């Protein structure tokens, strides 16, 4: 340097739900709270999913992402501790 599995310690993040705020919504942020997570750190590139303000439309339907999701999967970048 590469590959890689247990264990321990130090810690880290925080689902649902509740409150407040932002937003058309999906959802997000902050506080509380822990279902879980070894990348649940960062990034919407690909596919998926959610929403449909605006736009379209045959106008109560429906279509559409430039919105959202990295805790849906893949991918890219970065990263803590440790026995043999």
């Nucleotide at each position: 340097g590469c590959a890689g599995u247990a264990u321990a310690a130090a810690g880290g993040c925080a689902a649902a739900c509740c409150u407040u705020u932002u937003g058309a919504a999906a959802a997000a942020a902050a506080g509380g709270g822990a279902c879980g997570c070894a990348a649940a750190g960062c990034a919407a590139g690909u596919g998926g999913u959610c929403u449909a303000a605006g736009g379209g439309g045959g106008c109560u339907a429906c279509c559409u992402a430039u919105g959202a999701u990295a805790g849906c999967a893949c991918u890219g970048c970065u990263g803590c501790c440790u026995c043999a």

Predicted 3D model of an 84-nucleotide RNA (c-di-GMP-I riboswitch aptamer) from Aquisalibacillus elongatus. Its Rfam family is "c-di-GMP-I riboswitch aptamer". The literature on the family includes a 2008 paper in Science by Sudarsan et al., "Riboswitches in Eubacteria Sense the Second Messenger Cyclic Di-GMP". From the family's description: GEMM was predicted in a large-scale screen for bacterial structured RNA regulatory elements. The sequence was found by an Rfam model in a public genome assembly. The coordinates come from a structure-prediction model, not an experiment, and the mean pLDDT is 83.